[in-house]
Molecule: transfer RNA
Organism: bacterium
RNA sequence: GCCACGGUAGCUCAGUGGUAGAGCAUUUCCCUGAAGAGGAAGUGGUCGUCAGUUCGAUUCUGACCCGUGGCA
Numbered sequence: 001g002c003c004a005c006g007g008u009a010g011c012u013c014a015g016u017g018g019u020a021g022a023g024c025a026u027u028u029c030c031c032u033g034a035a036g037a038g039g040a041a042g043u044g045g046u047c048g049u050c051a052g053u054u055c056g057a058u059u060c061u062g063a064c065c066c067g068u069g070g071c072a
Stems, first nucleotide, its partner, number of pairs: 001071007010024004018055001026042005048064005
């Protein structure tokens, strides 16, 4: 330099056009002598950046940034 894949909650990942979810973690409460386990209810997102298409973009298109792998 070229090609492929990926970038979404603190972490691991879903979500293929119509207001973004799960598990773990975290907070409060119940339970306990206390803790753990268990149960209930919450908090937490500029969806990598900038443009384009569209009534509407996490999703489609382009460029760029970052990461992984391959080729040279």